Predicted 3D model of a 73-nucleotide RNA (transfer RNA) from a Planctomycetota bacterium.
The organism belongs to Planctomycetota, within Bacteria.
The sequence is in RNAcentral, with records from ENA.
Rfam family: tRNA. It is annotated as a transfer RNA.
The coordinates come from a structure-prediction model, not an experiment, and the mean pLDDT is 82.
Parts: sequence; structure tokens; C1' cells
RNA sequence: GGGGGGUUAGCUCAGUUGGUAGAGCAACGGCCUUUUAAGCCGUAGGCCACAGGUUCGAGCCCUGUACCCCUCA
Repeated sequence: GGGGGGUUAGCUCAGUUGGUAGAGCAACGGCCUUUUAAGCCGUAGGCCACAGGUUCGAGCCCUGUACCCCUCA
């Protein structure tokens, strides 16, 4: 340098055919328990890597850039 994949909550990951973004774990609060842990209930946490474009509407489509992984040379 060529080809492919990835970037979404603190972490690991979903998100179908474009229509106001979710789970598990973790955090916080409550219940239970003599207490802790476990269990149960609830709450908060995201402008979806960055910039542009298309569209009435973009996490999703298109272009460029950055970073990570695989592969070819």
C1' cells in the first nucleotide's frame, strides 16, 4: 500500500426492512436478612468514533477522516 471486519451506557454486546436506542453485568436507592452476600423491585446513565451528504426522517444508506482487529504483498 490492497482487501475484509469493527467503533452504540462505566464494561461486554444487541439493534431485522430507515420511523423518537435496548439487554446483561457494574453504579445508586428500596425490600428481604441479626449483618454481609445472594435474591426481588426500582432509578440514573447515550446528541450511536469524528465531519459532510442523501432523505419529510439516519445508529442503519453514501463519501471522507481517525483508531483497533484479521488478511494479502